[in-house]
Context: one part of a larger RNA
C1' cells in the first nucleotide's frame, strides 16, 4: 500500500412527518379615495434589535354584546401589575389617528423647509405655540357641489411591430397578436330592422350547439375562414325631432301679421303612421318613485349521546385480551402508541344589544308616468352638406376581383311617400324593410379579495422566487436582477456539583429522561471521502486490474473422541463430497457512451458521490387496428328535468356518417359519362352485379399546438433605464515655483526738405524658450494566476493656452457627441443596457433512464435552390387475405454481337519493300510547248507484317427468356392495410472507365464479407482463410492451420533440391557472375581430345614507304606474297633510341579418357542504404528449410452425443406429451413481463417494534423478490385484483449540494522607510503598553477644509469570526458615553446654466411637446466674533475676556410729523450702485523668517568667577486718530500710533500633597517666582474696485443709496447716548491623497482647495533638516 472484516469521523441522501403551497368548486363581494387612499417614513413596551399591533390617547382608549378563570402579541427571562366589582379573549360601533404620498396654503434633493388669514393660550412687547382655513379644473349668478390618485383579470376605443412560417424571399403569415395610451362597469359592448329570406316565411341583441373547416378567399402557395336556415340559454320593450295647437321673449311692421329662439301640449311609423276634419269612448290595470311595516340570510356564541370497566405489556394506552354503552353524532383534529365512548368537535337544533347590502317578497299609504277605437279625404310631416357619385384607403370569409354591403378623408351632391334603402356588378318585375336622433334589464367574460369545503396534486433539489423576519441578504449609478436556508424531547426535565483546560473552546465523570449514538443545524442518519483495529497478501516485479484454475496462511461450522464443568457450555485434538476472508502462481482478456465505412485508439463526453433531469397534454380533428353496444341504420349536442349533486340517470334527433353512382354542371339514376354521327350500333372510363355501418373506450401514426429535452448569434417604427465613466456644449469658480529671449510702441542721438532708416535705452508681446505643481504617456524594464481587470522604475511630450480643473447643468441608442480612431456613451459598441414579444427560429450538435423473447434492413433509383435534408420508390416488421404463385438444380426451346479473333469483309489507323501515276528540284531545246536527270514527296497494285470502346466476313463461356415437365426447398412468392429505418457506406475478387494498366485512389457492373457476427487460423488485424455462437458438460469426429520447445499434435516414413542461416508471410528489378542440381542441342576426342610439362615457333626480310632511325611489334601501304617446314604471322603480348631479348599463334613429344561450347529449367550469390535494442512470434535448430509421394495425430461456439429453456408448424387424451424445423444481431417492427408513486375493493403486519439504512442467507429465466437471520431505527406498511401516472438514469463542456485527486506541492503574506534591547500585561508577547537608542517623510508620509462615508470617535469588558502570521491589541463583538452657535457653514435674501410652469401656443392619434409671467436652482453676489482656557471624548458652539448685529422696551438729548397740503411703514415705478477680461510692471507695506543686540533662564573642567553653548524673550477681533492712496464730495481708507491688555500666555525655578523602585533615585497635583524689548535684512497677502498696455471686448438679481402730488396706511416716528429684554430650523463626533471616499480586499491606483519652517540654491526642483508624524501586521 491491496482486499476483507469491526469501529468511527465527515456528510446529509432515504423514510417517517407539515405550520407552506398548487387547482379547481361553492357562495359572497367586485372597488378604495379630499371625512385624505394605496403604500410608506419615524414613532409607541419597565427592559426591545426584527416581525405583529397601535399613533403623541401610541401592543393600546370608551360604550354595547359574547364569554367565564386566568393574563399583560411572536417570546418558554426578570422585575413590576391587571382580573368573579368579570380581566385577557371574540364580535359590532364609536374616539384617536404624527410626517410623507392624488398631496391639495407657498417650495422642495419623498416622510423636510417657510408662510397668510380668523380663533384660544402664553409675553410689556418683538413673538412662539394650539385649532381651523387657504391648491387646480368643471358646473353655478351665488352658496355650494363635483372631479383626481390607487388596484389583479375581465371590457369598449386610438395607435400599432418583429422574430416566425412560406423548407429562400417581397404579397400574404405571425396579428389587429405582444406593447404603449384612452376610458367605463360589476360586468363591458351590442340591442329593437333603411335585417334575413325567397316565392315559403322570419321577426331586437348577446351566448352556446350546430351548420363547417363548408361556401369562399389566397404568390389559388403557406395559410385564412363566414353566414342565413335549425336546437337551446335567457327575454322587454320605448323615448324623442317634425308636421298641428299654445304660452311668453325678442326682432321687423302703422297695424293685421311674419322670423328667431326657448317653454308646454300633440306626435313616435312601413299589410306606412301621424297631423288636419267626423263620431263614440273615457275605468280597471301596469309600471316607477317615496315613505311605513318588516320574515328569512351573513358578521360573536350556545348547547350537544355513550367506558377512563378490568387483565397484560409499555415511559406513556389510544394497542392486545374480557364485559359493556351511544349513534339524525363511526367527518376531522388533539391527546406521552392506532381513540364512536377523554378532549375540541360532528349530526340534528338554538342564538343578536349592534352592525352589513337595502336585496327579494307581501301589505299598506302617497304621487308620476303609461292605451285610445272607428270613419273620411290626400291639405301638411315623417331625421341634408345627408344617401349616393369620383378619387383614395380601412372591415367584412371577400389580398380590385364580376365586387355588392359597412366605415372613413377629399371633391361633388339628391328626392323627399306619385319618395326612399336592400335582395353581391348592373337593369327589370317581383319580394322586402323605412337610414341619416336617442335609451335599455337578462342569459355571457374574469378574480386583485373574503368564507366554506375538496383533491388517484406536491411534501423541503418537490410544491409558489419565498413553509423559516423572501421580493429578504447579496449584485447593479439606475431601470432591473435575485437565492440559501424546515425536524431535540411526551414534557426543557435544556446537564445542579465534580475534575482538565486560559475563571477558554472542548471534553471526562456526575444527575434528567424511555433514549443524551436525542446535548443544542440535536429524528432517521446512506454515498463519496478520511481514520483506527484485525486477518491474509505484497520489496526481481510488467499493463483495461477481471474471469477460470489454485500452493500456501487465516477464521468459523458440524460429527467424533480426551478432559473439565456451575451442565448453560468451555478447551484440546482429529475428520467433513459443509462455509467465510486473503491470493503466490497459471491460462485468456486493449474500459464506457456518442460519432462513424471503420475506434483500445493519440476521435468525442464524464474527477468522485448522492439527488434532479428529455415522446406529455388538449382537440366532436384525420386514419388504422382492438374490444364493447346496436345494426340498414348508428350516435345524439347544447340544454332541461330528477336525485344520494364536480356525480349519474332520464329527456332533447337539431344535426352528423352510412344506405348509389357518374358527370365540370345542368342532370339522368343501376346506371352513367365520354369518343363518334344528322342519329344509331359497337367500343372506352367510373360504378352495380360481389352490398354494413354507426357510437364509446383503449392503443398504434398523423394534423395544430413550443410537442422528446437542453443550447444560439440574432430581430422588433415594443416599452423604459441611464452622460456620478467617457464625447462635446452651457454656466459660475479656482490653479500654473522659477529662469530665459526682447516683438510693436515710446525715448534720446544720429539723419531727411519732409518721411524713411541707423543706433542706444525704454519697454514686456508670444498657441515664444527650458524647467517644477499640474496635464499626457516615447521608448525600454518589470508585472501578465499582476500590488493593479493597463500599474510600477528610469527615460520622454505639453507646461499663458485651441491650457488644466471643481460645481451645477444640458444632448439617449439607427440616437446622442465626435480637431474622426468606427472612436466614445458606466471596466459592455459596425448600433448601450433592462425588461417583454419569447418556450423566436436552429434541415445543425449533445443527450434521452427496466427486462425477456421473435423477425430484422439500408447506405440504391427517380425528384428536389438537391447534394449531411427531403419525398415516391426499392428493402425490414406486424396484420389480413391469396395461393401447386417463388427460388436452385435438371431437361427441353430461344434471341444476342461481349471476350477471343478478323480485316486480301467494310469504316479507318498503320510499317518495311516493289513498281512507279502525280508532284518537287534540276538541266536542255525547237520555250503559251515538250524532251530528259533525280539518292525527294509519293497515289493504285503487288509482297510481309500488324492495330481499333464508338470497325466486324465471323464469334464463345456465362448471364437472361419461356415451360399444364422432373426433383429438392421454403417466415420463399403475390395483394391490400398499420408502422418504420434508410438514402454518408468500406474492403476482397472478377469485368471496364478515368488516373501513369500510380495510391488503403475515384466511378460503375457481378460476387462475397465487413456494416449489424462472436468462434478457429494468419504473432497482433472489421472487409483475408475456415466457420453463422439459445443454455450447460473435465464426451466424441473434423475445417483453415498445424504436430522440436514456448504451445494441443509425428524430433514420422519415403525420394530429390539447397549450403544462400537462403528459408521456416514482409517485397524488390534491369543488370552481372566457370555457384550447383537437371534436360536438350552441337563441335572436337583410343588415327589419342582438354589441361599441363619438354622441344621447336624458321628463311627471302630490316616487305615498301615514311623516318635520324622503324629491323614481326610509332605510323601509312597492301590479291600481308614467296620458300623450308611435323609446324611458325610481313606477327598475339612485354621490351629497345633502333636493334636485342622475352613471349603467343602453330608443330611434335610425354601422358591419358572424356574436353568444349550453345539453350532450356529447379535452388541459391550478387545488385540491397535510415534513424530507441537485433528479430522468421521467440527460442532453438544442418532439418524444424524447399519440392513431391503416403500414414497419424492436434485442431472451432462447425458437425455429433447427454441434458435444459424457448419461437413456429404438426399430430394425440388441446393440464399437457411427442415429433419436425429453428433461436448473431445494429437502425427498425412485433410481442410478454418487472419495478416505483398515488387510489379503489378485499385482506393482513406492527412498541413482544412500521418504514428506511448496514450486514448475512436463500429464491426466480431477466427486471426483480423474500412470509428468513441479526443489528440501528422508533411509528407507521404490505399482500391480491383492477385503475390513474411528475414511473425506472452512467453519459447531456446536464443542474445542484457534498467530498477527493493535484498537494502540505507551485507561487505567496500587496515595493521603493529599519529595526534592536530593557520593562509590563498574560495561558502564551517579534507584534499590545512604557522607556532608551536607531532610522524614514518633511510643497509632507505635516496641519486645516470641501465631498463621499455614516459612529469607525471616548471608555469599559472580551478575542469564535474578520485583520494575509501571533494577538494580552484593533478601524473586530459586546455594552455605555460623546456632537452645545444670533455672530462659523446652510435656510428665512437674490439670480446663472438649466429645470418646473398659471394662463397660453400658427404644435400635437393618445400618452404628450414647447413656453409667458412666475417660481425653483450655486459653482456666484449680499451677510453681524475675537483671543484664552477646559473633557477620556465638543468647541469662533461650553466657560473667562473685550466686541458686533438685528429687533422690543424703557429714559435723556435732539430732530419730522398728525385735522387730509400727510411722517414711519407696505406695494409700485424710476435712477444710482452692486459689477466684474487678459498681461504686466511700479511705490508703500503685514504675517512669517533670518542675524545681531538686549533682558529672563539652564547647563558648562573639584567649587565660586569669567567664558563658551543653549531656551525663552507672545498676544486677537474690535474702537480711536488718519499716513499713501481713492473719490466730485460727504467720506472712505493698506501699513502705522493709541487702545483692547492682564488674576492672559510663558522658558524656567521654588516647595513638595501624592506615587513607582530593594535602593541609589525617578515621576510630580496644588500653591508661589518668572523676562517679554531695539535695529538690520528678507519677503511680498494687502493698499488694487489704483496704474499701463492688449484685443479676443470680458454674468444677473437682491441686499445698498436716492427720488416720486403713483398706490395703500392713518399718529406716531428718525437720529445719538445710557439701560434692560429677545434673537427660530438644520450641521457640528470622526475619517478626509487616506486601512474610514472611489476600486469586490486593512488593494504600491485615482481624488478639488487653503498653510506650508531653516541650510545650499533663480526656485514649491534635488539634498540634509525643524515643527509634527511615522517604522507600512509574517
Nucleotide at each position: 500500500u491491496g482486499c476483507a472484516g469491526a469501529u468511527g469521523g465527515a456528510g446529509g441522501a432515504u423514510g417517517c412527518c407539515u405550520g407552506g403551497g398548487c387547482a379547481c368548486a361553492c357562495g359572497a363581494a367586485g372597488g378604495c379615495g379630499a371625512u385624505g387612499a394605496a403604500g410608506g417614513a419615524c414613532g409607541c413596551g419597565g427592559u426591545a434589535a426584527g416581525c405583529u399591533g397601535c399613533g403623541a390617547u401610541a401592543a393600546g382608549c370608551u360604550c354595547g354584546g359574547g364569554g367565564g378563570a386566568g393574563c399583560g402579541g411572536c417570546a418558554c427571562a426578570c422585575a413590576c401589575g391587571c382580573a368573579u366589582u368579570g380581566a385577557u379573549c371574540c364580535c359590532g360601533a364609536g374616539a384617536u389617528u404624527u410626517c410623507c404620498g392624488a398631496a391639495u396654503g407657498g417650495g422642495g434633493c419623498a416622510a423636510c423647509c417657510c408662510a397668510g388669514c380668523c380663533g384660544g393660550c402664553c409675553g410689556c412687547g418683538a413673538g412662539g405655540u394650539c385649532g381651523g382655513u387657504u391648491a387646480c379644473g368643471g358646473c353655478g349668478c351665488a352658496a355650494g357641489c363635483c372631479g383626481a390618485g390607487c388596484a389583479a383579470a375581465c371590457c369598449a376605443g386610438g395607435g400599432g411591430a418583429a422574430c416566425u412560417g412560406a423548407a429562400a424571399c417581397a404579397u400574404c403569415u405571425a396579428a389587429g397578436u405582444a406593447c404603449c395610451c384612452u376610458g367605463a362597469g360589476g360586468a363591458a359592448g351590442a340591442g329593437a330592422a333603411a335585417u334575413c329570406a325567397a316565392a315559403c316565411g322570419a321577426g331586437a341583441u348577446g351566448c352556446c350547439c350546430g351548420u363547417a373547416g363548408u361556401a369562399g378567399u389566397g404568390g389559388c402557395g403557406a395559410g385564412c375562414g363566414a353566414a342565413a336556415u335549425g336546437g337551446g340559454c335567457a327575454g322587454a320593450g320605448c323615448c324623442c325631432a317634425a308636421a298641428c295647437c299654445g304660452g311668453g321673449g325678442u326682432c321687423c311692421g302703422u297695424a293685421a301679421g311674419g322670423g328667431c329662439g326657448c317653454c308646454g301640449g300633440g306626435g313616435u311609423u312601413g299589410u306606412a303612421g301621424g297631423a288636419c276634419c267626423c263620431a263614440c269612448a273615457g275605468a280597471c290595470g301596469c309600471a316607477u318613485c317615496a315613505g311605513g311595516c318588516g320574515a328569512a340570510g351573513c358578521c360573536a356564541g350556545c348547547a350537544g349521546a355513550a367506558g377512563u370497566c378490568c387483565c397484560c405489556u409499555g415511559g406513556a394506552a389510544c394497542g392486545g385480551g374480557g364485559c359493556g354503552c351511544c349513534a339524525g353524532a363511526g367527518a376531522c383534529g388533539g391527546u406521552g402508541a392506532c381513540a364512536g365512548c377523554c378532549c375540541g368537535g360532528u349530526a340534528g337544533g338554538c342564538g343578536a344589544a349592534g352592525g352589513c347590502a337595502a336585496u327579494g317578497u307581501a301589505c299598506c299609504u302617497g304621487a308620476u308616468g303609461u292605451a285610445g277605437u272607428g270613419g273620411a279625404g290626400u291639405u301638411c310631416c315623417u331625421g341634408a352638406g345627408u344617401a349616393a357619385c369620383g378619387c383614395c384607403c380601412g372591415a367584412c370569409c371577400c389580398g380590385a376581383g364580376u365586387a355588392a354591403u359597412c366605415g372613413g378623408g377629399c371633391g361633388u351632391g339628391a328626392a323627399g311617400c306619385u319618395g326612399g334603402g336592400g335582395g353581391g356588378a348592373c337593369c327589370a318585375c317581383c319580394c322586402u324593410c323605412c337610414a341619416a336622433g336617442g335609451c335599455u334589464a337578462a342569459a355571457g367574460a374574469c378574480u386583485c379579495u373574503c368564507g366554506u369545503g375538496u383533491g388517484a396534486c406536491c411534501g423541503a433539489u418537490a410544491g409558489u422566487g419565498a413553509a423559516c423576519g423572501a421580493g429578504u441578504a447579496c449584485c447593479g449609478u439606475g431601470a432591473g436582477g435575485g437565492a440559501a436556508a424546515g425536524g431535540u424531547g411526551a414534557a426543557a426535565a435544556g446537564c445542579a456539583c465534580c475534575c482538565c483546560u486560559g475563571u477558554g473552546c472542548g471534553g471526562g465523570g456526575a444527575g434528567u429522561g424511555a433514549a443524551a449514538a436525542a446535548g443544542a443545524u440535536c429524528c432517521u442518519g446512506a454515498a463519496a471521502c478520511c481514520a483506527u483495529c484485525u486477518g491474509c497478501a505484497u520489496a526481481c516485479a510488467a499493463g483495461c486490474g477481471g474471469u477460470a484454475g489454485g500452493a500456501g496462511g487465516g477464521u468459523g461450522g458440524u460429527g467424533c473422541g480426551g478432559c473439565c464443568u456451575u451442565c448453560g457450555g468451555g478447551u484440546c485434538g482429529u475428520a467433513c463430497g459443509c462455509g467465510c476472508c486473503u491470493g503466490a502462481c497459471u491460462g485468456c482478456g486493449u474500459g464506457c457512451c456518442u460519432u462513424u465505412u471503420g475506434c483500445a485508439u493519440u476521435a468525442u463526453g464524464a474527477a468522485c458521490c448522492g439527488g434532479c433531469g428529455a415522446g406529455u397534454u388538449a382537440c366532436u380533428c384525420c386514419u388504422c387496428a382492438g374490444a364493447u353496444g346496436c345494426g340498414a341504420g348508428g350516435c345524439u349536442a347544447a340544454g332541461c328535468u330528477g336525485c344520494u349533486c364536480a356525480g349519474c340517470a332520464g329527456c332533447g334527433g337539431a344535426g352528423c356518417c352510412a344506405u348509389a353512382g357518374c358527370g365540370a354542371a345542368a342532370g339522368c339514376g343501376a346506371g352513367u359519362c365520354c369518343u363518334g354521327u344528322a342519329a344509331c350500333g359497337a367500343g372506352g372510363g367510373c360504378g352495380a352485379u360481389a352490398c354494413a355501418g354507426u357510437a364509446u373506450c383503449u392503443g398504434g401514426g398523423g394534423g395544430u399546438a413550443g410537442a422528446c429535452c437542453c443550447g444560439a448569434a440574432g430581430c422588433c417604427a415594443g416599452g423604459g433605464c441611464g452622460a456620478u465613466c467617457u464625447a462635446c456644449c452651457c454656466a459660475u469658480g479656482a490653479g500654473c515655483a522659477g529662469g530665459g529671449u526682447g516683438a510693436a510702441g515710446c525715448u534720446g542721438a544720429g539723419g531727411u526738405a519732409a518721411c524713411a532708416c541707423u543706433u542706444a535705452g525704454u519697454g514686456g508681446a508670444g498657441g515664444c524658450c527650458c524647467g517644477a505643481a499640474c496635464c499626457g504617456g516615447u521608448g525600454u524594464g518589470g508585472g501578465u494566476u499582476g500590488a493593479a481587470a493597463a500599474c510600477c522604475g528610469c527615460u520622454c511630450g505639453g507646461a499663458u493656452g485651441a491650457c488644466u480643473u471643481g460645481u451645477g447643468g444640458g444632448u439617449a441608442g439607427g440616437g446622442g457627441u465626435g480637431a474622426a480612431a468606427g472612436g466614445u456613451c458606466a471596466a459592455u459598441c459596425a448600433a448601450g443596457c433592462c425588461u417583454g414579444g419569447a418556450g423566436a427560429u436552429a434541415g445543425c450538435u449533445g443527450g434521452u433512464u427496466c427486462u425477456c423473447c421473435c423477425c430484422g434492413a439500408a447506405a440504391u433509383c427517380u425528384a428536389u435552390u438537391g447534394a449531411g435534408g427531403u419525398a415516391g420508390a426499392g428493402c425490414c416488421u406486424c396484420g389480413a387475405g391469396g395461393c401447386g404463385u417463388g427460388u436452385u438444380a435438371g431437361c427441353a426451346g430461344g434471341g444476342g454481337g461481349u471476350a477471343g479473333a478478323g480485316c486480301g469483309a467494310c469504316u479507318g489507323g498503320a510499317u518495311g519493300g516493289g513498281c512507279g501515276c502525280g508532284g518537287g528540284c534540276u538541266g536542255g531545246c525547237g520555250u503559251a510547248g515538250c524532251c530528259g536527270g533525280u539518292a525527294c514527296c509519293a497515289a493504285c497494285c503487288c509482297c510481309a507484317a500488324c492495330c481499333a470502346a464508338a470497325c466486324u466476313c465471323c464469334g464463345a463461356a456465362u448471364a437472361c427468356c419461356u415451360g399444364u415437365c422432373u426433383a429438392a426447398u421454403g417466415g420463399a412468392c403475390c395483394u391490400c392495410g398499420g408502422g418504420a429505418g434508410g438514402c454518408a457506406g468500406u474492403c476482397g475478387c472478377c469485368g471496364a472507365g478515368c488516373g501513369a494498366u500510380a495510391a488503403u485512389g475515384u466511378c460503375c457492373g457481378g460476387c462475397g464479407g465487413c456494416g449489424a457476427g462472436a468462434g478457429g487460423g494468419a504473432a497482433a488485424g472489421a472487409a483475408c482463410c475456415c466457420a453463422g455462437a439459445a443454455c450447460c458438460a473435465c464426451a466424441g469426429c473434423u475445417a483453415a492451420g498445424g504436430c522440436c520447445c514456448c504451445a494441443a499434435a509425428g524430433u514420422g516414413g519415403c525420394c530429390g533440391c539447397u549450403g544462400a542461416g537462403u528459408a521456416u508471410a514482409g517485397c524488390g528489378a534491369a543488370g552481372g557472375a566457370u555457384g550447383u542440381g537437371u534436360u536438350c542441342g552441337u563441335g572436337c576426342c583410343g588415327u589419342g581430345a582438354c589441361a599441363a610439362c619438354u622441344g621447336g615457333g624458321a628463311g627471302g626480310u630490316u616487305g615498301g614507304c615514311u623516318u635520324a632511325g622503324a629491323a614481326g611489334c610509332a605510323g601509312c601501304c597492301a590479291u600481308u606474297c614467296c620458300u623450308u617446314u611435323a609446324a611458325a604471322g610481313a606477327g598475339u603480348g612485354c621490351g629497345u633510341a633502333a636493334u636485342a631479348g622475352c613471349u603467343c599463334a602453330c608443330c611434335a613429344g610425354u601422358c591419358c579418357a572424356g574436353c568444349g561450347u550453345g539453350a532450356a529449367u529447379g535452388c541459391g550469390c550478387c545488385g540491397a542504404g535510415a534513424a530507441u535494442g537485433g528479430u522468421c512470434g521467440g527460442g532453438a535448430u544442418u532439418a524444424a528449410g524447399c519440392g513431391g509421394c503416403c500414414c497419424g495425430c492436434c485442431g472451432a461456439a462447425g458437425c455429433u452425443u447427454g441434458g435444459u429453456c424457448u419461437u413456429g408448424c404438426g399430430a394425440c387424451u388441446u393440464a399437457g406429451u411427442c415429433g419436425c424445423a429453428g433461436g448473431g444481431g445494429u437502425a427498425g417492427g412485433g410481442g410478454a413481463g418487472c419495478g416505483u408513486u398515488c387510489u379503489g375493493u378485499a385482506u393482513g403486519c406492527c412498541g413482544u417494534g412500521a418504514a428506511g439504512c448496514c450486514g448475512g442467507g436463500g429464491u426466480g429465466g431477466a427486471a426483480a423478490c423474500c412470509a428468513c437471520c441479526g443489528g440501528u431505527g422508533g411509528a407507521g406498511c404490505g399482500u391480491a385484483c383492477a385503475g390513474a401516472a411528475g414511473u425506472g438514469a452512467g453519459g447531456a463542456u446536464g443542474c445542484c449540494g457534498g467530498u477527493u485527486u493535484g498537494a502540505g506541492u507551485a507561487c505567496g503574506c500587496g515595493c521603493a522607510a529599519a529595526u534592536g534591547c530593557g520593562g509590563g500585561u498574560g495561558a502564551a508577547a517579534a507584534c499590545c503598553c512604557c522607556g532608551c537608542a536607531c532610522a524614514c517623510c518633511g510643497u509632507a508620509a505635516g496641519c486645516c477644509c470641501a465631498a463621499g462615508g455614516a459612529u469607525u470617535c471616548c471608555u469599559g469588558c472580551g478575542c469564535c469570526a474578520u485583520g494575509g502570521c501571533a494577538a494580552u491589541c484593533a478601524g473586530c463583538g459586546c455594552a455605555g458615553g460623546g456632537u452645545g452657535a444670533g455672530g462659523c457653514g446652510g435656510a428665512c435674501c437674490c439670480u446663472a446654466a438649466g429645470g418646473c410652469g398659471a394662463g397660453g401656443c400658427c404644435c400635437c392619434a393618445g400618452a404628450g411637446g414647447c413656453g409667458u409671467a412666475g417660481c425653483c436652482g450655486a459653482u456666484g453676489g449680499a451677510c453681524a466674533g475675537c483671543c484664552g482656557g477646559u473633557u477620556a471624548a465638543a468647541a469662533u458652539u461650553c466657560c473667562g475676556g473685550c466686541c458686533c448685529c438685528g429687533c422690543c422696551u424703557g429714559c435723556a438729548g435732539u430732530g419730522u410729523g398728525u385735522u387730509a397740503a400727510c411722517a414711519a411703514c407696505u406695494c409700485c415705478g424710476g435712477a444710482g450702485g452692486g459689477a466684474c477680461c487678459c498681461u504686466g510692471a511700479a511705490a508703500c507695506g503685514a504675517a512669517g523668517c533670518g542675524u545681531g543686540g538686549g533682558c529672563g533662564g539652564u547647563c558648562u573642567u573639584g567649587u565660586g568667577g569669567a567664558u563658551g553653548a543653549c531656551c525663552g524673550u507672545u498676544c486677537a477681533a474690535g474702537g480711536g486718530u488718519g499716513u499713501a492712496g481713492a473719490g466730485c464730495a460727504a467720506u472712505c481708507g493698506a501699513g502705522a500710533c493709541c487702545u483692547g491688555a492682564g488674576u492672559a500666555c510663558g522658558a524656567g525655578a521654588g516647595c513638595g500633597c501624592g506615587g513607582g523602585g530593594c535602593a541609589a533615585c525617578c515621576c510630580a497635583a496644588a500653591c508661589u517666582c518668572g523676562a517679554g524689548u531695539c535695529a538690520c535684512g528678507u519677503a511680498g497677502a494687502g493698499u488694487c474696485g489704483g496704474c499701463a498696455g492688449g484685443c479676443a471686448a470680458g454674468a444677473a438679481a437682491a441686499g445698498c443709496u436716492c427720488c416720486g402730488c403713483g398706490a395703500g396706511g392713518g399718529a406716531a416716528u428718525g437720529c445719538u447716548g445710557c439701560a434692560g429684554a429677545c434673537g427660530u430650523c438644520c450641521g457640528u463626533a470622526c475619517c478626509g491623497c487616506a486601512a474610514a471616499c472611489c476600486g469586490a480586499c486593512a488593494c504600491a491606483g485615482g481624488u478639488g482647495g487653503g498653510c506650508a519652517a531653516g541650510g545650499c540654491g533663480a526656485g514649491u526642483a534635488g539634498c540634509c533638516u525643524a515643527a509634527g508624524g511615522u517604522g507600512a501586521a509574517c
Large-subunit ribosomal RNA, half A from a Gemmatimonadota bacterium, 1674 nucleotides, folded computationally. Its Rfam family is "Bacterial large subunit ribosomal RNA". It was read from a public genome assembly.